[in-house]
Model confidence (mean pLDDT): 76 of 100. This is a predicted structure of a 61-nucleotide RNA (Fluoride riboswitch aptamer (crcB RNA motif)) from an Actinomycetes bacterium.

RNA sequence: AAUUGGACUGGUGAUGGAGUUCGCCAUAACUGCCACGAUGGCUAAUGACUCCUAUAUAGCG
Numbered sequence: 001a002a003u004u005g006g007a008c009u010g011g012u013g014a015u016g017g018a019g020u021u022c023g024c025c026a027u028a029a030c031u032g033c034c035a036c037g038a039u040g041g042c043u044a045a046u047g048a049c050u051c052c053u054a055u056a057u058a059g060c061g
Base pairs, nucleotide, nucleotide: 009026010025011024012023013022016052017051018050019049020048021047032042033041034040035039
């Protein structure tokens, strides 16, 4: 110096915030799907569960 393992810490899991839990990563993890020449279209605020907020549809007052 490189590589590997452990601990701690941090980051991260397609659109916001919080709690719990799981996975992944150590400069990487992560960065949805369909069609496609260009280009266009669609679902979803969760990785999972719950709550709040925003949005959409229907009904009632």